RNA sequence: CGGAGUGUAGUUCAGAUGGUAGAACACACGGUUCGGGACCGUGAGGUCGUGGGUUCAAGUCCCGCCACUCCGA
Numbered sequence: 001c002g003g004a005g006u007g008u009a010g011u012u013c014a015g016a017u018g019g020u021a022g023a024a025c026a027c028a029c030g031g032u033u034c035g036g037g038a039c040c041g042u043g044a045g046g047u048c049g050u051g052g053g054u055u056c057a058a059g060u061c062c063c064g065c066c067a068c069u070c071c072g073a
Base pairs, nucleotide, nucleotide: 001072002071003070004069005068006067007066010025011024012023013022019056027043028042029041030040031039049065050064051063052062053061
């Protein structure tokens, strides 16, 4: 320098054909226990890497940029 992929909750990841974001673990509170763990219940936590575009509507489609990974030179 060229090509490909990934970026969503604290972590690991889901989210056919656009319709307004979820799970597990972790965390907080409560229950249970002599106490802890395990288990059960409830709850909090995200403007989806970033800036634009298309659309009535974008995590999803299009373009630029950034970070990381892989391949090639």